[in-house]
């Protein structure tokens, strides 16, 4: 380098109320790399908004090469017509890659040579979009991607 195949979990019990897995009380989860074992510490991806280049095809337009009338007519041409093919221009879309914004939350205390990561002990936090206000429902997503594994 090529290729497969892996790559995100979680609402338990109650209570209010016409209606809530959204609201109180319980209680349940944590994506990838580094590093003393990390939702929170430094990166990264995704989610969401830009821009720029490239393909695609659709939707207006332009001009007049092929085309088509008409004159003319060796050859050529002259003027008009249209958008059916071809050339060209702008538009919005839908993918590809760059590439920039945004993007949530910790404290003490012990042990260590080292730990915001192991213990203990109280805390925070969690996109958009739907809905009685949502980390856990539904959706976009059986996508995708940081990235790991194994082959050749």
């Nucleotide at each position: 380098u090529u290729c497969u195949u892996c790559g995100g979990g979680g609402u338990u019990g109650g209570g209010u109320g016409u209606a809530a897995u959204u609201c109180c009380c319980u209680a349940c989860u944590g994506g990838c790399g580094g590093u003393a074992a990390a939702g929170u510490c430094c990166g990264c991806g995704a989610c969401c908004c830009g821009u720029g280049a490239c393909a695609g095809g659709u939707g207006a337009g332009u001009g007049u090469c092929g085309g088509c009338u008409g004159c003319a007519u060796g050859c050529a041409g002259c003027a008009g017509c249209g958008a059916c093919g071809g050339a060209u221009u702008c538009a919005a879309c839908u993918g590809u890659c760059a590439u920039g914004g945004c993007u949530g939350a910790c404290u003490c205390g012990g042990u260590g040579a080292a730990a915001g990561u192991c213990c203990g002990a109280g805390a925070c936090c969690a996109a958009c979009a739907g809905u009685a206000a949502a980390g856990u429902c539904u959706g976009g997503a059986u996508g995708a991607a940081a990235g790991a594994a194994g082959a050749a």
This is a predicted structure of a 152-nucleotide RNA (FMN riboswitch aptamer (RFN element)) from uncultured Acetatifactor sp. The source organism's lineage runs through Bacteria, Bacillota, Clostridia, Lachnospirales and Acetatifactor. Model confidence (mean pLDDT): 81 of 100. Rfam family: FMN riboswitch aptamer (RFN element). Gene Ontology term of the family: FMN binding. The RNAcentral record of the sequence draws on MGnify.